[in-house]
RNA sequence: GAUAAAGGCAAACUUCUCAUGAGAGGAGGACGCAAAACCACGGGUCAUAUAUUUAAUGUGAUAGCCGGGCUACCGAA
Repeated sequence: GAUAAAGGCAAACUUCUCAUGAGAGGAGGACGCAAAACCACGGGUCAUAUAUUUAAUGUGAUAGCCGGGCUACCGAA
C1' cells in the first nucleotide's frame, strides 16, 4: 500500500462438541480484513466468585475493541 500478481484468513448465521459462563474448537458459510498470523503488557468491554453500601478484589474471556510487542508474501507511486 496500487483498478498489480500469487495466494491467505473467515463475521453473522446453521450444526456438532466442550465450558457455570463470557466464550472456544470441528464442519458448512462469507460480512469483511495488508497482517482478521502469533503474543493478555496497558486500557476498554464481557463472564464468574467473594463481597459491598455502591465501590473494590481474585480468576477467566475477548487479538475481528483500541494501543503496544513480534513474525511474514508481493513491490507500482

The RNA shown here (c-di-GMP-I riboswitch aptamer) has 77 nucleotides and comes from a marine sediment metagenome. The RNAcentral record of the sequence draws on MGnify. The model forms 95% of the base pairs in the Rfam consensus.